Notes: This is a predicted structure of a 349-nucleotide part of an RNA (small-subunit ribosomal RNA, central domain) from an uncultured bacterium. Rfam family: Bacterial small subunit ribosomal RNA. The prediction has a mean pLDDT of 86. The full RNA is in RNAcentral, with records from ENA and SILVA.
[in-house]
Context: one part of a larger RNA
RNA sequence: UUGGGUGUAAAGGGAGCGUAGGCGGUCUGGCAAGUCAGAAGUGAAAGCCCGGGGCUUAACCCCGAGACUGCUUUUGGAACUUUUAGACUAGAGUCUCGGAGAGGUAAGUGGAAUUCCUAGUGUAGCAGUGAAAUGCGUAGAUAUUAGGAGGAACACCAGUGGCGAAGGCGGUUUACUGGACGAUAACUGACGUUGAGGCUGGAAAGCGUGGGGAGCAAACAGGAUUAGAUACCCUGGUAGUCCACUCCGUAAACGAUGAAUAAUAGGUGGUGGGAGUCAUGGCUCUUCGGUGCCGCAGCAAACGCAAUAAGUAUUCCACCUGGGGAGUACGUUCGCAAGAAUGAAACUC
Repeated sequence: UUGGGUGUAAAGGGAGCGUAGGCGGUCUGGCAAGUCAGAAGUGAAAGCCCGGGGCUUAACCCCGAGACUGCUUUUGGAACUUUUAGACUAGAGUCUCGGAGAGGUAAGUGGAAUUCCUAGUGUAGCAGUGAAAUGCGUAGAUAUUAGGAGGAACACCAGUGGCGAAGGCGGUUUACUGGACGAUAACUGACGUUGAGGCUGGAAAGCGUGGGGAGCAAACAGGAUUAGAUACCCUGGUAGUCCACUCCGUAAACGAUGAAUAAUAGGUGGUGGGAGUCAUGGCUCUUCGGUGCCGCAGCAAACGCAAUAAGUAUUCCACCUGGGGAGUACGUUCGCAAGAAUGAAACUC
């Protein structure tokens, strides 16, 4: 390589958009590239296979026949693939109407709480722990009342509830705005699917410049614990956490499960619509979309999965091929840096 695989054994790209390429719905006609059939030419000889023959046999040699699965030319066939022309509506998309939603961006705004400041009341403790101590407090703390400042996060509602491609999104109002879903079946007429490269988004931490800084809190300091304690516990506390702009591009970026399509027992619960029935509030039956649980066939090493498949099939992409060395070295690309991406070998078991 082939083959076999990728939930947990090695292995699904963290996510989307999309180029080339691959694959691709129904009907009719044309052409005939692939494809099928016939014919002709060629496919040297030797060798090979088969049948004979000659050396006493064999090796060896000779004769005949086959094969040489190929290529070229030509004549036909037209089911399938390609191509071309025309048509269709079941895929896909558009219009109209409707409801749902923490989808996104920006600007306002609200209350509770923590902290700090000012003033009043008030007096000796407060805080903290397994127990303490460091710490704060007679320069009046803690507690309590009133006023003020500032930053960050939004209790209840809240739900294996919702939305988003993923990361993720939760007070409230307004503006702008994306997508999905249902109903209708008016329009387009295969416009689809996947997607190497490429482009775009991408938690936290971290970096740059300028702001901001209440609480929390790496580092750091002190107090404890301990044989020691560079920890766990306590008192403090700086980066950071927040905002604007830029960079980084990684996570157990997880459903450890790539995307798309089709068909394949049931039962039960949330959620967004619709239809029918009955009659104003449900009931029943049913139908689409999303989200859970249980379970048959089947699959699976087992665990388990099971219409949201890990089952049955097809298409395309990515990835794996014993452990360590190693996600290292070297080189290259990207980055301000931190580092990221790509990614070996010797050796060893």